A computed fold for a 74-nucleotide RNA from Pseudobacteriovorax sp., annotated as transfer RNA.
[in-house]
RNA sequence: CGCGGGGUGGAGAAGUCUGGUAUCUCGUCGGGCUCAUAACCCGAAGGCCGCAGGUUCAAAUCCUGCCCCCGCUA
Numbered sequence: 001c002g003c004g005g006g007g008u009g010g011a012g013a014a015g016u017c018u019g020g021u022a023u024c025u026c027g028u029c030g031g032g033c034u035c036a037u038a039a040c041c042c043g044a045a046g047g048c049c050g051c052a053g054g055u056u057c058a059a060a061u062c063c064u065g066c067c068c069c070c071g072c073u074a
Base pairs, nucleotide, nucleotide: 002072003071004070005069006068007067010026011025012024013023020057028044029043030042031041032040050066051065052064053063054062
C1' cells in the first nucleotide's frame, strides 16, 4: 500500500440491510423497603451517534474524504 470488521451516555451492546422521537443491561444519583447492608421496588440525570462535507422535507442509518482500533494478506 491492499482487503475485511469496528468507533453509539461512565462501561458493554442493539438500532444501519428497509432513513422518520436514540433503546436495553450494568453503573451513578434520589426515594421506598430493612435495626442495618445487600437484594428487591419506584423515579431521575447523563449521548445528537469518531471528524468534516454531500444527498434528502428528514441521516446513527445512504454517498465522499479523513482520523483511530482490531484482524488478514504481501
Its Rfam family is "tRNA". Its family is annotated with triplet codon-amino acid adaptor activity in the Gene Ontology.
It was read from a public genome assembly.
The prediction has a mean pLDDT of 81.
Lineage of the source: Bacteria > Pseudomonadati > Bdellovibrionota > Oligoflexales > Pseudobacteriovorax.